[in-house]
RNA sequence: UACCCAUCCAGAGCGGCCGAGAGACCUGGCUUGUUGACGCCGCAGCAACCCCCUCCUUGUGAGGAAGGUGCUACCGCCAGGACCGAUGGAGA
Numbered sequence: 001u002a003c004c005c006a007u008c009c010a011g012a013g014c015g016g017c018c019g020a021g022a023g024a025c026c027u028g029g030c031u032u033g034u035u036g037a038c039g040c041c042g043c044a045g046c047a048a049c050c051c052c053c054u055c056c057u058u059g060u061g062a063g064g065a066a067g068g069u070g071c072u073a074c075c076g077c078c079a080g081g082a083c084c085g086a087u088g089g090a091g092a
Base pairs, nucleotide, nucleotide: 001092004089005088006087007086008085013043014042015041016040017039021032022031023030025081026080027079028078029077044072045071046070049068050067052064053063054062055061056059076084
C1' cells in the first nucleotide's frame, strides 16, 4: 500500500507549549478562534474494533477493561459533488 469486511446522529476535558487560522477536498451555507482555536506534549476520561478474563441461555449473547488502536464542539457541522474520506479488522 492494492483488494475485502464493519462502523461513522450515543459517549467522554483539564493543564503546559505555540501563535492564526480551524471544522479532510470543491461549490454554497452554518459555526468556531487572540477570553488563544488548530497542532504537539502530559494527565484524565469515553467507547469496546482487536486481544484478554468471567457467566450461561452457546449467541450477531451478557458483564468486565490489563494490553494494541481509536476518540473526547456542532450528525463525517449541513446540502450537492467525487477513482470521497476517517477509524478498526483482515490480508498478499

The RNA shown here (SAM riboswitch aptamer (S box leader)) has 92 nucleotides and comes from Arthrobacter sp. CAU 1506. It was read from a public genome assembly, where an Rfam model found it. Lineage of the source: Bacteria > Actinomycetes > Micrococcales > Micrococcaceae > Arthrobacter. Of the family's consensus pairs, 86% are formed in the model.